RNA sequence: GCCGUGGCUCAGAGGUAGAGCGCCUGCUUGGUAAGCAGGAGAUCGGGGGUUCAAGUCCCCCCGGCG
Numbered sequence: 001g002c003c004g005u006g007g008c009u010c011a012g013a014g015g016u017a018g019a020g021c022g023c024c025u026g027c028u029u030g031g032u033a034a035g036c037a038g039g040a041g042a043u044c045g046g047g048g049g050u051u052c053a054a055g056u057c058c059c060c061c062c063g064g065c066g
Stems, first nucleotide, its partner, number of pairs: 001065004007021004015052001023039005045061005
């Protein structure tokens, strides 16, 4: 200095968190594959601060990389 967001890989940069893969259920099939439909799952590394409102801005700490 950069990074830390569902199991994994990543988006999201102030206004109530999304995708792909994976997982679960159903349909289809000779078939645990492929395809189709639906579903569960992250309070965003921890703690403070600013703000009407913070994953997003500021400070400290922890971890990873250089």
Overview:
The RNA shown here (transfer RNA) has 66 nucleotides and comes from a marine eukaryotic metagenome. It matches the Rfam family "tRNA". RNAcentral holds the sequence, with entries from MGnify.